Predicted 3D model of a 1601-nucleotide part of an RNA (large-subunit ribosomal RNA, half A) from a Planctomycetota bacterium. Lineage of the source: Bacteria > Pseudomonadati > Planctomycetota. It matches the Rfam family "Bacterial large subunit ribosomal RNA".

Context: one part of a larger RNA
RNA sequence: GGUAUACGGUGGAUGACUUGGCGUACAGAGGCGAUGAAGGUCGGUGUAGCCUCCGAAAAGCUCCGGGAAGCUGGCAAACAAGCGAUGAUCCGGAGAUGACCGAAUGAGGAAACUCAUUUACGGCCCGCUGAAUGCAUAGGCGGGUGCGAGCGAACGCAGGGAACUGAAACAUCUAAGUACCUGCAGGAACAGAAAGAGAAAUCGAUUCCGUCAGUAGUGGCGAGCGAACGCGGAAGAGCCCAAACCGGGGGUAACCCCGGGGUUGCGGGCCUCAAUGUGAGAGCUGCGUGGCUAUUCGAACCGUCUGGAAUGACGGGCCAAAGCGGGUGAAAGCCCCUUAGAAGAAAGCCGCAAAGCCUCUAGAGGUACCAGAGUAGCGCGAGACUCGUGAAAUCUCGUGUGAAUCCGGGCGGACCACCGCCCAAGGCUAAAUACUCCUGUACGACCGAUAGUGAACCAGUAGGGCGAUUGAACGUUGAAAAGCACUGCUACUAGCAGAGUAAAAAGCACCUGAACCCGUAUACCUACAGACCGUGGAAGGGCUAGUGCCGCAAGGCCGCCUGACCGCGUACCUUUUGCAUAAUGGGCCGACGAGUUAUCGUUCACGGCAAGCCUAAGGUCCUACGGACUGCAGGCGAAGGGAAACCGAGGCUGAACAGGCCGCUUAAGUCGUGGGCGAUAGACCCGAAACCACGUGAUCUACCCAUGGGCAGGUUGAAUGGGGCUUAACCGCUUCAGGAGGACCGCUAGACGUGACCGUUGAAAAGGUCUGUCGUGACCUGUGGGGAGGAGUAAAAGUCUAAUCAAACGUGGAGAUAUCUGGUACUCCUCGAAAUACCUUUUGGGGUAGCCUCGUGCUAUAUCAAACCGGGGGUAGAGCUACUGAAUGAAGUUAGGGGCCCGCAAGGCUGCCUGCUUCAAUCAAACUCCGAAUACCGGUGCGAGUUCCACGGGAGUAAGACCUGGGGGGAUAACCUCCUAGGUCAAAAGGGAAACAACCCUGAUCGCCGGCUAAGGUCCCAAAGAGUGUCUUAGUUAUAGAGGAAGUCUUAUUUCAAUGACAGCCAGGAUGUUGGCUUAGAAGCAGCCACCAUUUAAAAAGUGCGUAAUAGCUUACUGGCCGAGAAGUAUGGCGCCGUAAAUGAACGGGAAUAAGGCAUUCACCGAAGCCGCGGGCUCGAAAGAGCGGUAGAGGAGCGUUGCUAUCAGCAUUGAAGGUCGAUCGAAAGAACGGCUGGAGCGUUAGCAAGUGCGUAUGUCGGCAUGAGUAACGAUAAAGCAGGUGAAAAUCCUGCUCGCCGUAAGUCUGAGGUUUCCUGGGGAAGGUAAAUCCGCCCAGGGUUAGUCGGGUCCUUAGUCCAGGCCGAAAGGCGUAGACGAUGGACAGCGGGUUAAUAUUCCCGCACCGUACAUGAAGGUUGAUUGCACGUGACGCUGUAGCGGAGUCGGUCACCCGGUUAGACGUGGGUGUGCCGCAAGGCCUAGACCGAUCUGAUGUCGAAGCCGGCAAAGUUGCAGCCAAGAAAAGCCGUUGCAUGACAACAUGUAUGCCCGUACCACAAACUGACACAGGUAGACGAGGCGAAUAGCCUCAGGCGCUC
Repeated sequence: GGUAUACGGUGGAUGACUUGGCGUACAGAGGCGAUGAAGGUCGGUGUAGCCUCCGAAAAGCUCCGGGAAGCUGGCAAACAAGCGAUGAUCCGGAGAUGACCGAAUGAGGAAACUCAUUUACGGCCCGCUGAAUGCAUAGGCGGGUGCGAGCGAACGCAGGGAACUGAAACAUCUAAGUACCUGCAGGAACAGAAAGAGAAAUCGAUUCCGUCAGUAGUGGCGAGCGAACGCGGAAGAGCCCAAACCGGGGGUAACCCCGGGGUUGCGGGCCUCAAUGUGAGAGCUGCGUGGCUAUUCGAACCGUCUGGAAUGACGGGCCAAAGCGGGUGAAAGCCCCUUAGAAGAAAGCCGCAAAGCCUCUAGAGGUACCAGAGUAGCGCGAGACUCGUGAAAUCUCGUGUGAAUCCGGGCGGACCACCGCCCAAGGCUAAAUACUCCUGUACGACCGAUAGUGAACCAGUAGGGCGAUUGAACGUUGAAAAGCACUGCUACUAGCAGAGUAAAAAGCACCUGAACCCGUAUACCUACAGACCGUGGAAGGGCUAGUGCCGCAAGGCCGCCUGACCGCGUACCUUUUGCAUAAUGGGCCGACGAGUUAUCGUUCACGGCAAGCCUAAGGUCCUACGGACUGCAGGCGAAGGGAAACCGAGGCUGAACAGGCCGCUUAAGUCGUGGGCGAUAGACCCGAAACCACGUGAUCUACCCAUGGGCAGGUUGAAUGGGGCUUAACCGCUUCAGGAGGACCGCUAGACGUGACCGUUGAAAAGGUCUGUCGUGACCUGUGGGGAGGAGUAAAAGUCUAAUCAAACGUGGAGAUAUCUGGUACUCCUCGAAAUACCUUUUGGGGUAGCCUCGUGCUAUAUCAAACCGGGGGUAGAGCUACUGAAUGAAGUUAGGGGCCCGCAAGGCUGCCUGCUUCAAUCAAACUCCGAAUACCGGUGCGAGUUCCACGGGAGUAAGACCUGGGGGGAUAACCUCCUAGGUCAAAAGGGAAACAACCCUGAUCGCCGGCUAAGGUCCCAAAGAGUGUCUUAGUUAUAGAGGAAGUCUUAUUUCAAUGACAGCCAGGAUGUUGGCUUAGAAGCAGCCACCAUUUAAAAAGUGCGUAAUAGCUUACUGGCCGAGAAGUAUGGCGCCGUAAAUGAACGGGAAUAAGGCAUUCACCGAAGCCGCGGGCUCGAAAGAGCGGUAGAGGAGCGUUGCUAUCAGCAUUGAAGGUCGAUCGAAAGAACGGCUGGAGCGUUAGCAAGUGCGUAUGUCGGCAUGAGUAACGAUAAAGCAGGUGAAAAUCCUGCUCGCCGUAAGUCUGAGGUUUCCUGGGGAAGGUAAAUCCGCCCAGGGUUAGUCGGGUCCUUAGUCCAGGCCGAAAGGCGUAGACGAUGGACAGCGGGUUAAUAUUCCCGCACCGUACAUGAAGGUUGAUUGCACGUGACGCUGUAGCGGAGUCGGUCACCCGGUUAGACGUGGGUGUGCCGCAAGGCCUAGACCGAUCUGAUGUCGAAGCCGGCAAAGUUGCAGCCAAGAAAAGCCGUUGCAUGACAACAUGUAUGCCCGUACCACAAACUGACACAGGUAGACGAGGCGAAUAGCCUCAGGCGCUC
């Protein structure tokens, strides 16, 4: 380290439970608000917080009811103090109070505040007043009223109105009048009593349901959209004005107002006649009655047993108009609350309603007075209807035009006629219908804590974001807290061990308590050995519990744990032709996680009825969950044909009695339930980038507006001016002054960001270090403000618009769409593909066919198939004087041409061309005189044994791959590509080929320690072998070519050879001649020519070596010795070389001379093949046959949750769940037993589904791994001693050291919001520790007439009464108001606290207001108002004043210190003086220590003298870009007003808010105690030009391992 077992930790699954949700039904209610709502802020309890309740009358007050003995709300106790039979707490009704904000309403405003003392604005009413304009009106003013506003879930009506999407693209169209925005109303709304419908000479307001009907229609006639009439139902209700006419009033009149009258398709008025009441109502009052808002009564049980507890079991009873439900220590009709049934209201509310009041309601004839005008209609442009401009009626709107008047007008789908229906241009109207923020009751084959609401829990909370907005997690001790007294260990309130409580330890991290993960103990294994971690065997070691067996027993067997060693063996999923793949996905475990539902269609199964079948909406009844009956409107079917009229077992076409086409003959439908599939819906789940609507953002950043602020120091020296010279005068020269500049240098500040390096899980989501650029300007910066999403802004980069930009962010349409990727969950059984054809804006997608599956049907072999018979063909092959073409040689001479010779002609010749003839030899996919084998078609058909065909339901597939044969492309390349025939893989395991989808053998239903074989093998690894003959020597075997070689064996053939071959040895190898030529020379042998002759046995005018040339050696050739074969050519077998690559790698290894090659013989091994024995299943009547399998089709089952019944089921003598086990089943799975657990759960038969997980970079949670690894955030730095403490590098104190010092010091603004101070603490936070802290707990702390802000002012800008404009929302804007970053405005010094101070205290001042007093001034005009001025302003340069501060010099006396050296601090007094901050005097302390000298020295503050000099202030100059507003204040001014005002003194008085602390930072902004960022003021000394740099003061730090 591994496996196993036991026991733990961690963790929070599972089971059980339910306080909370979800859905539905029936009722109620359907609003609240200026009498101040909804919603908040701040408060209120004796004691801090949150929730609830309440409001300064504050967990409450008063009255009336109910009710009853306890009460002072909950978390949540405790303590304290109280209340209550004189009736509390509590419940109901009615009142009172009700801070502040909010419509918010006196004004303002940054909601919950400020300033004021005022009912804002609009409407309505009354009065007064009153323009253009005479009367009037508009307008204005005043009074009154208390009408409006704002909020609220859906439903409603109306004004505007998308896009994604669908159409496989897209524009009409669709989505859709949807989403969304906006206005307004009600409990409902809208609509509504016909100028209607539409064909019946019919109906009779509206609304809603069913049907008509997916019909008529409409429609790029695409996708789609889609009525009405009629019928059946729910409900049911009709009315009022205008006008004519009459009366009254006003008016000169025109006419106006009021009352009566009147309201219809044929009526009213008027005139005449007749009749005198009936009914209705939706209006008002409310005798009475019922209900709601508190409540009250309400039957009946005991014993024994178990147990902690009885409601359980057993025994015996009882009630029931009550056996719903809940509680009680387990399961209760009879214990408690309830329940059935009864009873009840002072007060408030609701319904019904007698009666009364009020309102309405009638005929006939005549007359011709009345009956809705910028209307109807029409032109043009739109919209709505089923109707998309169409033949387009009808309705509505915009615009223009523009009637009639009952003898009239509108409509009936262009239009016209006829015939009918109706009466517009005024209005009201219940019910049936829609919805549910809210109240009550009840129910659920709804959920049960990852579920159900986002929310069971203090949730719209914590948290994120500038904002719009987004948005979690967290349930359970026990019957009862009896919540562990006490003791020990320990620093301890942590933890542990005892003890005690309790039925049990369930101990507040608490029911059960799974897995991953982490341990402890025991058994076995493991240190020469290898890995998909297993599986098949198996020695050894340990064990003896049992759902067993044998045995009398002991014991044994079965069995359990471990597992040396051996065989075999490269995970899963997905996607693929193909994956161990080094292709995808998963860290592990647990929980959650994907074909559903509705309607319609189609098909199959089952069921009911059947030439018929079924009801829908609705209604009635009941035992009311639900069911039964009814309802015949309507649908489908029973008849078809035709465009239709129409005809009809036929019809149409047609002249037809023809023919043709569709039907009949021909064979049942319909409704319900279930399964398959389709359509429409998100439609199996997850996933875009995008589009549109409405909002939120300019605290970042870009630009602009307003108002403020900032820029050390140094350099250069423009214009211009003065002087001098010069000139007639200019010009010019020179000098002095001057101080310009998008000037220069510059780590001044500030801004920017060039290069390099570092950093890259950073210190930092853009930084650090060094180095750079600008730095008086088109500069930088603060505060306030403006404009925004197809928009802004942009010195322009598509930059920037909150870490987001070629169109921000948030929410919604929305589950957009996705021919794409991924994922898609239990078992078994049967069959089983395709990667092809055609079409396709199509090629990774579809449609149809093909191939698969299931069912039905017919026939009865129509199917397959050896063999035979009959066919057509034009491939392979072959052939070509058989065509078309290609193509080689020879010959011929006949033809034509060229050339040459000749030339009058004729003729001749030919290394030429073309053709022809003959001979020889060829080629072809697009040549064929020919022409197979196969294949294909037809027939017969041994045989096989069930296919084929037709119809119907369901698919999948349409990416293929390799091998072999035939071909095309390519290069007769490719693991290449495209066809074709076959095979295999795909979807196929087994054996062989070492390993190796595709090759060879062979197709796995299951078991067997049986047998035979295939391919391939038989020396060992590793099952099985020997023999014979021959070859190979190369380890060939066990990779390769052209080419090469006396390797070796076999065969054929040629030549030589006893007349002596071949090889070797001995000898010869000569002469003319040094052949000739050439040459310096050339003699066999540089080269050229020739290559003769002689002697010979033989010998080249020379084969090679050699010389300058000769010479020399040698060969050919000859003889001798020797004595038998020798030499060559060619074929075949096996070998050799050729043969060099990157880790060692070309038998699988060892090894082998066969264990190699060839040939042959007989054996054996060898697979999941075949056989044998046994089992299962399918098909079949049987005999018998069959059972590999991806996509896919079909069939049969297991399990989970709930429901209905059942077992008069099980259960505290122990349910579910968990855990272990050696049992059963073919599987999914199922029993049983032990332990745990402590209250529920099963069987059987059905039903219904949120019904089964390993993968989706799945969701959520827990825990691993990396790993005790990286890191611990500026390299300014620490050391020692003492103290405290359980513990000290870190805390405190002291000493020493180091760092900053235009800061790393000090003070403000913003922002933060208690971090400030003191005491205590140490769980968490602090990158380690901590006694410490910006942490936790408790207590304390911020004091203003003068500081800042308000009560004053205005800028940019914002809001805006009236007003103007606009579909609505709203926009603009006047008066006015708000709005600082600016204007105006009265306090200084010292002291004091742990923490505040210009605020408290001390001292001395000042401002406003009120009052008193005073003197002076004032009608020759105080005061006030208005006007005017002032307020009031740039940049640069320069001068004066000023003198914060700092440096230098000098420096008396007393107290004092000191030489190893040298000052800090404090106190007090009073006379005089000063007059705002100082002066003088007195005096204490630390430290030191005999005394003296040194010392008349040195140091030493203030003062005095001097240098430098900031703020501030006052001038001047130059320049061009020409440099706020208002209030206040002031005034020898002007106008008006007309009596007090200023001053001095005194007295009194002075409101609200801020004030702590941090503020270049550990407190702000950056997720952090973060190397970043953050406006202004002060900012010392030395060197120095300097705010540079370096070192130091004051002061602060050493950066939390």